[in-house]
RNA sequence: GCCACCUUAGCUCAGCUGGUAGAGCAACGGAUUUGUAACCCGUAGGUCACCGGUUCGAUCCCGGUAGGUGGCU
Numbered sequence: 001g002c003c004a005c006c007u008u009a010g011c012u013c014a015g016c017u018g019g020u021a022g023a024g025c026a027a028c029g030g031a032u033u034u035g036u037a038a039c040c041c042g043u044a045g046g047u048c049a050c051c052g053g054u055u056c057g058a059u060c061c062c063g064g065u066a067g068g069u070g071g072c073u
Base pairs, nucleotide, nucleotide: 001072002071003070004069005068006067007066010025011024012023013022019056027043028042029041030040049065050064051063052062053061
């Protein structure tokens, strides 16, 4: 220098042919216990990396930028 893939909650990751986003763990509150842990119930937490475009409507499609992983030279 070229090619491919990835970027979604604090972390690890889902998200079906475009119709306003979820799980597990973690956090917080409660129940239980003499108390702690575990188990159970509930709550909060996201400008879906960023900037544009297409569309009535974009996490999803298109272009660019940034970061990361792998490969080739």
Molecule: transfer RNA
Organism: Candidatus Altimarinota bacterium